[in-house]
């Protein structure tokens, strides 16, 4: 320098171009318990890395960009 690949709630992961973007764990709030763990319940938490495009309609296609991983020179 070139080729691919990942980027989504605090972490780790899902989601066929079409419903209000979902799950688990963590963390909070209430129940259970003598307490604690487990277990129930309920709520909250996301500009889908960042910009542009296509599109009726875009986490998803498409350009370009960052940041990270790999091969390669």
């Nucleotide at each position: 320098g070139g080729u691919g690949g990942u980027g989504u709630g605090g972490c780790g992961c899902a989601a066929u171009g079409g419903u209000c973007a979902g799950c688990g764990c963590a963390g909070g709030a209430c129940u259970c318990u003598u307490a604690u763990a487990a277990g129930g319940u309920c709520a909250a938490g996301g500009u889908u890395g960042g910009g542009g495009g296509u599109u009726c309609a875009a986490g998803u296609c498409c350009c370009u960009u960052c940041a990270c991983c790999a091969c390669u020179a």
Transfer RNA from a Dehalococcoidia bacterium, 73 nucleotides, folded computationally. Taxonomically the source falls in Dehalococcoidia (Bacteria, Bacillati, Chloroflexota). Model confidence (mean pLDDT): 81 of 100. Rfam family: tRNA. By type it is a transfer RNA.